[in-house]
Context: one part of a larger RNA
Molecule: small-subunit ribosomal RNA, 3' major domain
Organism: uncultured bacterium
RNA sequence: UGACGGGGGCCCGCACAAGCGGCGGAGCAUGUGGCUUAAUUCGACGCAACGCGAAGAACCUUACCAGGGCUUGACAUGUAGGUUAAAGCUCCGGAAACGGGGUGUUCCGCAAGGAGGCCUACACAGGUGGUGCAUGGCUGUCGUCAGCUCGUGUCGUGAGAUGUUGGGUUAAGUCCCGCAACGAGCGCAACCCUUAUGCUAUGUUGCCAGCGGUUUGGCCGGGUACUCAUAGGAGACUGCCAGCGUAAAGCUGGAGGAAGGUGGGGAUGACGUCAAGUCCUCAUGCCCUUUAUGCCCUGGGCUGCACACGUGCUACAAUGGUCUGAACAAUGGGCUGCGAAGUUGUGAAACGGAGCGAAUCCCACAAAUCAGGUCUCAGUUCGGAUUGAAGGCUGAAACUCGCCUUCAUGAAGUUGGAGUCGCUAGUAAUCGCGAAUCAGCAUGUCGCGGUGAAUACGUUCCCGGGCCUUGUACA
Numbered sequence: 001u002g003a004c005g006g007g008g009g010c011c012c013g014c015a016c017a018a019g020c021g022g023c024g025g026a027g028c029a030u031g032u033g034g035c036u037u038a039a040u041u042c043g044a045c046g047c048a049a050c051g052c053g054a055a056g057a058a059c060c061u062u063a064c065c066a067g068g069g070c071u072u073g074a075c076a077u078g079u080a081g082g083u084u085a086a087a088g089c090u091c092c093g094g095a096a097a098c099g100g101g102g103u104g105u106u107c108c109g110c111a112a113g114g115a116g117g118c119c120u121a122c123a124c125a126g127g128u129g130g131u132g133c134a135u136g137g138c139u140g141u142c143g144u145c146a147g148c149u150c151g152u153g154u155c156g157u158g159a160g161a162u163g164u165u166g167g168g169u170u171a172a173g174u175c176c177c178g179c180a181a182c183g184a185g186c187g188c189a190a191c192c193c194u195u196a197u198g199c200u201a202u203g204u205u206g207c208c209a210g211c212g213g214u215u216u217g218g219c220c221g222g223g224u225a226c227u228c229a230u231a232g233g234a235g236a237c238u239g240c241c242a243g244c245g246u247a248a249a250g251c252u253g254g255a256g257g258a259a260g261g262u263g264g265g266g267a268u269g270a271c272g273u274c275a276a277g278u279c280c281u282c283a284u285g286c287c288c289u290u291u292a293u294g295c296c297c298u299g300g301g302c303u304g305c306a307c308a309c310g311u312g313c314u315a316c317a318a319u320g321g322u323c324u325g326a327a328c329a330a331u332g333g334g335c336u337g338c339g340a341a342g343u344u345g346u347g348a349a350a351c352g353g354a355g356c357g358a359a360u361c362c363c364a365c366a367a368a369u370c371a372g373g374u375c376u377c378a379g380u381u382c383g384g385a386u387u388g389a390a391g392g393c394u395g396a397a398a399c400u401c402g403c404c405u406u407c408a409u410g411a412a413g414u415u416g417g418a419g420u421c422g423c424u425a426g427u428a429a430u431c432g433c434g435a436a437u438c439a440g441c442a443u444g445u446c447g448c449g450g451u452g453a454a455u456a457c458g459u460u461c462c463c464g465g466g467c468c469u470u471g472u473a474c475a
Base pairs, nucleotide, nucleotide: 001475002474003472004471005470007469008468009467010466011465012464013463015459016458019423020422021421022420023419026314027313028312029311030310031309032308033307034305035304042053043052064300065299066298067297068296069295070294073124077123078122079121080120081119082118083117084116088103089102090101091100092099093098106115107114108113126289127288129287130286131285135283136282137278138277139276140274142272147186148185149184150183151182152181153162154161155160166177167176168175192266193265194264195263197234199232200231201230202229203228206224207223208222211221212220213219237260240254241253242252243251244250316416320375321374322373323372324371325370326369332363333362334361337356338355342351343350344349382413387408388407389406390405391404392403393402429451430450431449432448433447434446435445
């Protein structure tokens, strides 16, 4: 000087407390361990691994296993030699890769040849092989915590100290005052995006107040008011008032205002820590491999099941189930695409093909909600696992191993031990909708809107963190 203390002081955080809803019990989905296996590819392991890499394993992917094959190679560059083809189509063998047969004969050209392709030989290619403890890059984490440092000066023999400590204050090393310090840098804040309110401009594909028509549909004439869209600009700064405070920083209350003291949300992550993670995104040193640890193909596996754990979904019902009717969104996506009306089917879906590269058309009926009927507390008209049968869709192909529909079947489950998690407002809870990936496959992920709470006395305690101080046999 740090680190540590079941030392002290001050302070903060859904850290506790006060509340609401979960997990832990059940069934299923998914990830992991274990076991099994020819293989069940690899990585990730307290917080910070375990719906993680994977925004989507039937083949492919695919890295694993078995079998069948290739050896200048699936891919790149070069040299030397040869050839004028090669690809495609077709027939045979084969599980295919591949092998054999037939057909086929590019472009420029000064007619020498060249380009391109193929074959042979040689340099070499190749490696999701090892090392993340050789590395770059990227990322997680403490933590959006308020810290981390430097120049000059001063003090100390020196390591170092001071500044950065102290008194206030703040979300903040934020600001004020004081001070052997005076300044500065990286962080904080602000500048950026979005949302909340007016104004101005422009009105089509948007909108419809007033006028007319109407098949009653903004449908038409028309209008550009309103909603909305897209730009520009305004607005919030403790600016104003009162009190407190040191003529301070600021705090408390009030006015005006759509919004008030960082308005809400996002992006933004200091010096560093964990030899944290990643050599399987990529790049890369070294090592290893080179008729194989490379490459191609078929089939299998990654989906295997006495079990254990994590994360979720669905429930155990009456604030509910079910039937009928009525209402209200937003974000998005669409040409190898979204696919309307209409018709068929109980349905998944099929036929159909209008319109739309989309403020125009389509996906697309939002669902919780509301009104009425029924069920009457039961393993039930709760719950839907499992299983049987029949179908639909995608795709060469759904046996291993997809999703969906209909009929039948109707398991566990009556609110979950010890313990443990999330959340402070348009939040929790609850309800549906969209997108990426994607032929198909979503309870996952990322977004969107609808309905919409309870509680916070407080900081004694648990956990994590910041500043000062103190002790130390630790570095």